[in-house]
RNA sequence: UAAGAGAGUUUGAUCCUGGCUCAGGAUGAACGCUGGCGGCGUAUCUUAGGCAUGCAAGUCGUACGCCCCCGAUAUUUUAUCGGGGGAGUGGCAAACGGGUGAGUAACAUAUUGGUACAUGCCCUUAAGUCUCGCAUAACCCUGCGAAAGCAGGGCUAAUUCGAGAUAGUCUUCAAGAUAGUUUUCUAUCUUGAAGUAAAGGCAAGAGCAAUCUUGCCGCUUAAGGAGUGGCCUAUAUCCUAUCAGGUAGUUGGUAAGGUAAUGGCUUACCAAGCCGACGACGGGUAGCGGGUGUGAGAGCACGGCCCGCCUCAUUGGGACUGAGACACUGCCCAAUCUCCUACGGGAGGCUGCAGUCAAGAAUAUUCCUCAAUGGCCGAAAGGCUGAAGGAGUGACGCCGCGUGAGCGAUGAAGCCCUUCGGGGUGUAAAGCUCUUUUCUGGGGGAAUAAGCCUUGUUAAUCAAGGUUGAAGGUACCCCAGGAAUAAGCCGCUGCUAACCUCGUGCCAGCAGCCGCGGUAAGACGAGGGCGGCUAGCGUUAUCCGGAUUUACUGGGCGUAAAGGGUGCGUAGGCGGUUCGAUAAGUUCCUGGUUAAAUCCCUUUGCUCAACAUUGGGGCUGCCAGGGAAACUGUCGAACUAGAGGCUGGGAGAGGCAAGCGGAAUUGCCGGUGGAGCGGUGAAAUGCGUUGAUAUCGGCAAGAACACCAAAAGCGAAGGCAGCUUGCUAGAACAGCCCUGACGCUGAGGCACGAAAGCGUGGGGAGCGAACGGGAUUAGAUACCCCGGUAGUCCACGCUGUAAACGAUGGAUGCUGGAUACUGGAAGUGUCGACCCUUCCAGUGUCGCUUGAAAAAGCUAACGCGUUAAGCAUCCCGCCUGGGAAGUACGGCCGCAAGGCUAAAACUCAAAGGAAUAGACGGGGGUUCGCACAAGCGGUGGAUCAUGUGGUUUAAUUCGACGAUAAGCGAGGAACCUUACCAGGGCUUGAAAUGUUAGGUGAUGUUGCUAGAAAUAGCAACGGGCCCUGUUUUACAGGGAAGCCUAACACAGGUGCUGCAUGGUUGUCGUCAGCUCGUGCCUUGAGGUCUACCCUUAAGUGGGAUAACGAGCGCAACCCUCAUCCCUAGUUGUCCUGUUCUUGCAACAGGAGGAACCUAGGGAGACUGCCGGUGGUGAACCGGAGGAAGGAGAGGAUGACGUCAAAUCAGCAUGGCCCUUGAUGUCCUGGGCGACACACGUGCUACAAUGGUCGGUAUAGAGGGUUGCCAAAUCGCGAGAUGGAGCUAAUCCCACCAAACCUGGUCUCAGUUCGGAUUGAGGUCUGCAACUCGACCUCAUGAAGUCGGAAUCGCUAGUAACCGCAGGUCAGCCAUACUGCGGUGAAUACGUUCUCGGACCUUGUACACACCGCCCGUCACGUCGUGGAAGUCGGAAAUACUUGAAGCCAAUGCGUUAACUUGCUUAGGCAAGAAAUAGUUGUCGAAGGUGGAGCUGAUAACUGUGGCGAAGUCGUAACAAGGCAGCCGUA
Repeated sequence: UAAGAGAGUUUGAUCCUGGCUCAGGAUGAACGCUGGCGGCGUAUCUUAGGCAUGCAAGUCGUACGCCCCCGAUAUUUUAUCGGGGGAGUGGCAAACGGGUGAGUAACAUAUUGGUACAUGCCCUUAAGUCUCGCAUAACCCUGCGAAAGCAGGGCUAAUUCGAGAUAGUCUUCAAGAUAGUUUUCUAUCUUGAAGUAAAGGCAAGAGCAAUCUUGCCGCUUAAGGAGUGGCCUAUAUCCUAUCAGGUAGUUGGUAAGGUAAUGGCUUACCAAGCCGACGACGGGUAGCGGGUGUGAGAGCACGGCCCGCCUCAUUGGGACUGAGACACUGCCCAAUCUCCUACGGGAGGCUGCAGUCAAGAAUAUUCCUCAAUGGCCGAAAGGCUGAAGGAGUGACGCCGCGUGAGCGAUGAAGCCCUUCGGGGUGUAAAGCUCUUUUCUGGGGGAAUAAGCCUUGUUAAUCAAGGUUGAAGGUACCCCAGGAAUAAGCCGCUGCUAACCUCGUGCCAGCAGCCGCGGUAAGACGAGGGCGGCUAGCGUUAUCCGGAUUUACUGGGCGUAAAGGGUGCGUAGGCGGUUCGAUAAGUUCCUGGUUAAAUCCCUUUGCUCAACAUUGGGGCUGCCAGGGAAACUGUCGAACUAGAGGCUGGGAGAGGCAAGCGGAAUUGCCGGUGGAGCGGUGAAAUGCGUUGAUAUCGGCAAGAACACCAAAAGCGAAGGCAGCUUGCUAGAACAGCCCUGACGCUGAGGCACGAAAGCGUGGGGAGCGAACGGGAUUAGAUACCCCGGUAGUCCACGCUGUAAACGAUGGAUGCUGGAUACUGGAAGUGUCGACCCUUCCAGUGUCGCUUGAAAAAGCUAACGCGUUAAGCAUCCCGCCUGGGAAGUACGGCCGCAAGGCUAAAACUCAAAGGAAUAGACGGGGGUUCGCACAAGCGGUGGAUCAUGUGGUUUAAUUCGACGAUAAGCGAGGAACCUUACCAGGGCUUGAAAUGUUAGGUGAUGUUGCUAGAAAUAGCAACGGGCCCUGUUUUACAGGGAAGCCUAACACAGGUGCUGCAUGGUUGUCGUCAGCUCGUGCCUUGAGGUCUACCCUUAAGUGGGAUAACGAGCGCAACCCUCAUCCCUAGUUGUCCUGUUCUUGCAACAGGAGGAACCUAGGGAGACUGCCGGUGGUGAACCGGAGGAAGGAGAGGAUGACGUCAAAUCAGCAUGGCCCUUGAUGUCCUGGGCGACACACGUGCUACAAUGGUCGGUAUAGAGGGUUGCCAAAUCGCGAGAUGGAGCUAAUCCCACCAAACCUGGUCUCAGUUCGGAUUGAGGUCUGCAACUCGACCUCAUGAAGUCGGAAUCGCUAGUAACCGCAGGUCAGCCAUACUGCGGUGAAUACGUUCUCGGACCUUGUACACACCGCCCGUCACGUCGUGGAAGUCGGAAAUACUUGAAGCCAAUGCGUUAACUUGCUUAGGCAAGAAAUAGUUGUCGAAGGUGGAGCUGAUAACUGUGGCGAAGUCGUAACAAGGCAGCCGUA
């Protein structure tokens, strides 16, 4: 000393950079809704736009004359006195007070210092106030004019004007003395000479009067003071360089003029200066300060009210008067506007107070009073005062008060919500008790008043009496009445305190930012509730803050915006060691100033507060004086460590010039040779029998310099490479000889500066923009190929840019290392070197094949790390969100191309950096899978079946749509099912629960009529349960249940939403993955574990390891099959016997239950054993044994999650919708079966490995009482009759299963293949086979001769082929599905490729995640902006012209009272002095003309940019983006 808070928003997530936005405070405010009172403040910010009306500056009779009125007195048409009014002369004031902020970037303001100056009124001091004179207004007369007003004549006064006198300490001049730096000059003093003043008024007294004296008020001169003003100086004071040069009175001098005064202030002459990157000049904007707002402060923004200064007064110019003005309510002129007019001419200036119109989002009463304070005048009384004091209007602001207080639960009603139980509003209300601020009525009632007048009195004083209040009957006090008169606004997704319901349905709307709204909106609108503030509350606008987001305090520049391409160097900035001096900076003390108000502390007064007030502090500034001397500066003296020089021997693609060389390429000539060459992914264009390519020899030309060669060297950078020579520059090392801070940096400036490009002239081999051709392609103005011009090369001259990069400016110092190389030196050593050690300078690296990157520090991270991006100092350059844009305009440069400098409007809420984990890649690596390959068989072609699309239809109900829909839901649509359509019906309903009322012989069975049926009506049979009563056979009463009728609650819905849901399911995928705890690493997201090596089917296991463990998955545990054992044997099995229908038959008996079988329980397989490989590992390979061997085969089992995957029509369920012309429900009939066509899945085939006719074998697993159905008989057959047996290891389906095997026949053909289609006749099921069933018999006999592109399944008891059974089911459209067995293969070299998956790694501009993202043209709409023939303005200059008023000057023959002189008829006249009208001249505002410059608006047309919903064309970029990308240039 008392003081600093953050949040939202870029991403899948993270850190950073960075902008946008919010929370706070403030206002001369405005707008919306609302509004009880008071106090104190405050109120045209816009049009310095225009103004009707009234008022805002007058006063003095004690300066003066006159006029009018009244009164009194007297000597009464008059005079005197008193009072009042009027205009005029004169004096003072009017220069203040009040308003405004247009102009002004300046001595305007602020602060400091100064002086060559002035100063009315006021104060002090000294002296004076004498003598005269001439006019004039008023007034009177005459005249002109519409008016405003004016002219002429006549009279008159003064404190008006004039003349004279006197006067000093005043002014001027002269002389002398003294002092000051002596001359010059100045000041003071002395003396002398000359010159300059004045006005009186009133009162009292004295006096007959003239007049005098005194007092007061004035007047004159001089000196001083106070206050005020003028001028000067230093410092400070906005933006712009896309304003860089400005200036002729300009800068200075001399002289003169002018002024109160200095001064180019003005003039003449002389000189040529003066200002400017420390920003002149120009442009824009602006009154300045005290202060105000905000802020922790530093700052930033502002200058309304109040105070100080300045400025202006309709616009421009000018002077007059005066102490003071170039004058807001004075004058003159010009201009504009308004008004009057008799058209000749005049009048006016609210930026004073009110008020009015206009403008605008917007800002008040045509109020009261001079009572107070103050001002002017006056001797005073007093007058005037829109200054001021007050009131009025406005919630415009600040402050204060109130709208009641206490008790009060059946927690009333109403309203809202609800899970229907309740909850909220809520002690809130009502009710009871109380109070009265406020309100209404009544009563009382201020302070603010000091003065002034009269009388008396005094030296002054003072005393008594009287009198003065706008505000105001206000503040304040008292009494009465009565809760009475008084609450709203905004918000409620997050930031940000506060939540539900309904309505709406990307609509209507909200929104400060992010963003809400597409049928369950806490974000829209409403209601209820809640939160905040409160006579206000919100919104808008603006300022500061937050924003360290311009960074002085207090930022940055490798990749986010940002290091100049490089050097040399000017100004400037900064600067080594020592000593001395000085005191500019610095620091301390003191003094002056920093107006008041404001601010802080404090005191007091309004009931408090706001407000006012007392005292103090502070106002961070400036000036002056004094002290200190470390540091910086300056001066002087010295030093050598910085810097430079000298000497010496070395290194180097440093530069420039000249000369020389070989290899290669191409061309030309000649020889050999003979058909191709060349080129590509593949080709073609091209070259070649006129002889190419190839090869040999020779010649020519131009360009570039293999090997050496390197991470190497040199250079400031660009850049530099064959060899030799010449010229030339720089650096390093060594010596330590010289100089002695000579240094570092460097705005401007100058120079250099790749490639491309330009100009002129050469040169031209190869390469090669443009161009031609060939390919590729949907296209291909490209990529590839064949050619090829500029150019590339040289000389000279321009250009001046590059991703000119280390994306890293230069210099200096400091802060561990290791290693390699280059140059030099020293030491050791050697004959000499190499080597080795050390030092200096430089270039690199922390590696490429192998191990590790590293200390501290810094960094957002990546990374940097003695070559710093570390720690510090100095200097320069640059940055401040993205886009527009490195663009436009302007300027400079360039031959041009273009370069340098460099914006804005508009638009977005991001753009961006680094890193993370995913996904993806026409990136890489490893690996798996019937993924490919190797095989076998299919599909795609045909007919048919079935499903789907489409079409059709009254309806063809609905769902499923790549994989993961399509013989799927449906495991069985003739009716039913059924949800669809047509028609006919019902309405508490077909089915449920409950209530009320009435009726009823309940439930049930049968028949008849109408009808298509539903339904409606009628009739008959039959006859219930409980209780009571009478009574014994029935009846009566009541009840329960049921039924009917009526009315209510309700039902019902295959109606919608699978994107509101549960449950279930598909798929990735039976893939090997997905996670957690603790620890460790990272700022963090995250990572590690889980990466690496080996291995496995496997994140399986082992090793290693900052990880150690664990969970869900894997595996195992479960089921079936394969071997054996034990147990148990009926209906199964075996054996024996008997019978006849001669068989897999039936029956009987037996079986130590041995085998089979059945079904219970066990055993068995574990890399256990052996060998090899491997790391003595995990494991792999081979072998033995074994029924089975490395997971024995198959099944069940599906991690975290993905696809808003599927399903509201299986079921359940929120919400919504329909409910008497139903989206409910019943019935009949129809439809779901349609048929040009397309697709999927299948059956059967196309035949001889076959068909057909005979014969003969062998299964398993199932099903069966509304059932399977035997034998037997009938039928060609489907089937019928029949009825045994079986509730099943017993009987039946069911035989002889079929393929197979065997014998015959067919003989390659649309067939004895194939069986569709069609005709006829039947069987069966069923109310019913027309739409629309299956089957049988006879007849018919279609397509099809093995299937294009393409595509599917399968790795062993598998594929393929063959049949059997079952579920659903009356029957069946089943060729489907689910199972069962029979016969029974081929092939796998292998992982290049296709598809899919896993792990690691890499790139990324993707994250809806490549079906991603995204670029440009064109078209359309809209907004902004540039150019533009021109057009219309504005401001400021300039040249010429015109030239008002006015000052100054000249002239002044005209005019004129005073003074002088002369004359005079005494009235005057003349002359002079002095003044002046007029005229002329300089200057001079406005105006006119001309050409330039600046700036604004607008414009046909045109360029460009931003934004916009699903537009068009391509696909440039992001992955190797499919030609790596990018920069400069053409």
Model confidence (mean pLDDT): 83 of 100. The RNA shown here (small-subunit ribosomal RNA) has 1530 nucleotides and comes from a marine sediment metagenome. Its Rfam family is "Bacterial small subunit ribosomal RNA". Rfam links the family to the GO terms structural constituent of ribosome and ribosome.